[in-house]
The RNA shown here (transfer RNA) has 75 nucleotides and comes from Pyrococcus abyssi GE5. The gene name in the source record is tRNA-Arg-CCG-1-1. Rfam family: tRNA. Rfam's curators write: Transfer RNA (tRNA) molecules are approximately 80 nucleotides in length. Taxonomically the source falls in Pyrococcus abyssi (Archaea, Methanobacteriati, Thermococcales, Pyrococcus). The RNAcentral record of the sequence draws on ENA and GtRNAdb.

Formats: sequence, C1' cells, structure tokens
RNA sequence: GGGCCGGUAGUUUAGCCAGGAUAGAACGCCGCCCUCCGGAGGCGGAGGUCCCGGGUUCAAAUCCCGGCCGGCCCG
Repeated sequence: GGGCCGGUAGUUUAGCCAGGAUAGAACGCCGCCCUCCGGAGGCGGAGGUCCCGGGUUCAAAUCCCGGCCGGCCCG
C1' cells in the first nucleotide's frame, strides 16, 4: 500500500442483509424490600452524539461516500 471484518450504555452485545416500534438485553451501578450486618433473592431506577463528517429519503443504528480506530490476511 491492497482486501475482508468490526466500532451501539461503565463492560459484553442483539438489532443492520430487507429503512419506519419509545434503541433492547445481560453483567455492573444507585435506591427500596428482605437480613443482626452483608451476600443471595425480589422490586424499581439512572445510564446511549448507535466511532466522526457528509449524502439519499417524508423518515437512517440500518442504505451510499469519505475519514478515524481495532483485528485478520496479502504484498
């Protein structure tokens, strides 16, 4: 330098192919219940520029273009 894959909550990730639901889950975090205290368990809550910029569209996490970062392969 070229090709492929990936980037979504603090972490791990679903959703992307085939555009439209309030962007969902687990773990973690916070509060309450329970407990002598804690853990476990139960209930509730907060937490997301969907990597960045642009384009298409009535509408983009999803499609297109460029860029950045990471992984693998080729040279």